[in-house]
Molecule: transfer RNA
Organism: Candidatus Portnoyibacteriota bacterium
């Protein structure tokens, strides 16, 4: 250097054009307990890697550009 994949909440990941982007976990608070844990219930929490394009309409398609991983010479 060519080629491929991966990039969404703290962490793990789901969604592959169309209602407000979701789960599990973690986290705050509430119930429950002498208390802790567990178990329930409720709150937060996301420029969907960055620009630019196509569309009515993009986390999705497309091009570029970054970051990581594997595959090659």
């Nucleotide at each position: 250097g060519g080629c491929u994949g991966u990039g969404u909440a703290g962490c793990u990941c789901a969604g592959g054009g169309g209602u407000u982007a979701g789960a599990g976990c973690a986290a705050u608070c509430g119930c429950u307990u002498c208390a802790u844990a567990a178990g329930c219930g409720a709150u937060a929490g996301g420029u969907c890697a960055g620009a630019g394009g196509u569309u009515c309409a993009a986390a999705u398609c497309c091009u570029c550009u970054c970051a990581c991983a594997g595959c090659u010479a």